[in-house]
Context: one part of a larger RNA
C1' cells in the first nucleotide's frame, strides 16, 4: 500500500447551501471511446518453463521451442458503461387547488407576578444567617405590615414521554414582515436527480471591541467561620460578566458520542400533524392512507452491551474520517483573529 473499519475499542467534519468532480430512471434508433473476439507486428539479449546436449554428476554452461505482459495495426461483436438523436413519466421541480399545524426567523408595542430601590403611614428591638455561630443590617427607627413610584431582567401556571428548526437553538400576549414543513388535488416542465474536495454561509456558552444598562445572580476580590493548614466547601458584602446595539471570536460531552440520499427487510403499543371512510344530530371512538416523536420487540447484526422499517439488518451512490500508547492537538511553518487563541499539522526519543 492492498485491506478492514468509524454508537461505547482509534475513527462521522457542528450544521447548511453549494463548484469542480464522482455516480445517476423507462423505452427507441444510431455511433462505437470503454468492454469482448480474432489475425498479424512488436514486447533486446540475459533470467523463468520444456526438450536435447557440455563439463565423471550437480551447481554451471549450450542449443532449439514455448509461453506470460504490455503496445500498434486491421477486421469483427453491440448486452453493458458511455456518446447523439427522440421519445415517457414513475425520480425531482414549479405551479395549481384547497387546507393545516407549530416556543422556525426578524422587528415593534403591550401585561402580570416576583426582586431591588426610593418616598409616605402603622409599629418597635431586633433582623439577618448557619451544622453552630459570626462578620453584615437596626434606635439617625431596621426586620415586619400598609400605600404611592421607579428601574432592570426573566416569563408561574399551561407543559407533555409534546411542537419548530439544517445545526447551534426556539416559550408571557399582540401586531407586522418573513422561512420551512405536512396532507390533499393531480394541472405543468420530462431526469432538471444524490453526493459534494476547495469555497461561502450559520453556529450554545465564555471571551475580545465601541457605546449604553445593571434589579437580582455573580468569576475576581474584601471580610466571617472551619480547619493542622482552608489560597475551597457554608456565610455576609462585591468588580468584570450575565442584558441592549453593532463588530469581531469560530470553539463544546456542537451527542443520537450513530454523515447525507435511495432501494429492500414481521409486528404490536403510546402520542403529534393532516386526509379518507363507516357510524352519529354533532364530537369521541373504530378502520384505511400519509408525514412526525418514542417505547417494546421477528428475522437479521453485534465483541457484548444492545440496535431492530427513524437499523447499528440487506444493499448501492458519494463525502468526511481511522491505522499501538505517550511525546501532543504540542513544536515549526502558513493562514485567520485586536487579543485570547483558532484551523491545519509533524519528528526526536520513549514504552
Nucleotide at each position: 500500500u492492498u485491506g478492514g473499519g468509524c454508537g461505547u475499542a482509534a475513527a462521522g467534519a457542528g450544521c447548511g447551501c453549494g463548484u469542480a468532480g464522482g455516480c445517476g430512471g423507462c423505452c427507441a434508433a444510431g455511433a462505437a471511446a470503454g468492454u469482448c473476439c480474432g489475425a498479424c507486428c512488436u514486447u533486446a539479449a540475459a533470467a523463468c518453463u520444456a526438450g536435447c546436449g557440455g563439463c565423471u554428476u550437480a551447481a554451471c554452461c549450450g542449443c532449439u521451442a514455448a509461453g506470460a505482459u504490455g503496445g500498434g495495426u486491421c477486421g469483427g461483436a453491440g448486452a453493458c458503461u458511455u456518446u447523439u438523436u427522440g421519445g415517457c413519466u414513475u425520480g425531482a421541480g414549479c405551479a395549481u387547488u384547497u387546507g393545516c399545524a407549530g416556543g422556525g426567523g426578524c422587528a415593534a408595542g403591550c401585561g402580570g407576578a416576583a426582586u431591588c430601590u426610593g418616598c409616605g403611614g402603622u409599629g418597635u428591638a431586633g433582623g439577618g444567617g448557619u451544622a453552630a455561630a459570626a462578620u453584615c443590617c437596626a434606635u439617625u427607627g431596621a426586620u415586619a405590615u400598609c400605600g404611592c413610584a421607579g428601574a432592570g431582567a426573566a416569563c408561574a401556571c399551561c407543559a407533555a414521554u409534546g411542537g419548530c428548526g439544517a445545526a447551534g437553538g426556539c416559550a408571557g400576549c399582540u401586531u407586522g414582515c418573513u422561512a420551512g414543513g405536512c396532507a390533499u388535488u393531480g394541472u405543468c416542465u420530462g431526469a432538471c436527480g444524490c453526493u459534494g474536495a476547495g469555497g461561502c454561509g450559520c453556529g450554545a456558552a465564555a471571551g475580545c471591541g465601541u457605546g449604553g444598562g445593571u434589579a437580582g445572580c455573580g468569576a475576581a476580590c474584601g471580610g466571617g467561620a472551619u480547619u493542622a493548614g482552608a489560597u475551597a466547601c457554608c456565610c455576609c458584602g462585591g468588580u468584570a460578566g450575565u442584558c441592549c446595539a453593532c463588530g469581531c471570536c469560530g470553539u463544546a460531552a456542537a451527542c443520537u458520542a450513530u454523515g447525507c440520499g435511495a432501494a429492500c427487510u414481521a409486528g404490536g403499543u403510546a402520542u403529534u400533524g393532516g386526509g379518507a371512510u363507516a357510524a352519529u344530530c354533532g364530537a369521541c371512538c373504530g378502520u384505511c392512507c400519509u408525514g412526525g416523536u418514542a417505547c417494546c420487540g421477528a428475522a437479521g447484526c453485534u465483541a457484548a452491551c444492545g440496535c431492530g422499517u427513524u437499523a447499528a439488518g440487506u444493499u448501492c451512490g458519494c463525502c468526511g474520517c481511522c491505522u499501538g500508547g505517550g511525546g501532543a492537538g504540542u513544536a515549526c511553518g502558513a493562514g485567520c483573529g485586536c487579543a485570547a487563541g483558532c484551523u491545519u499539522a509533524a519528528a526526536a526519543c520513549u514504552c
This is a predicted structure of a 351-nucleotide part of an RNA (small-subunit ribosomal RNA, central domain) from a Candidatus Berkelbacteria bacterium. It matches the Rfam family "Bacterial small subunit ribosomal RNA".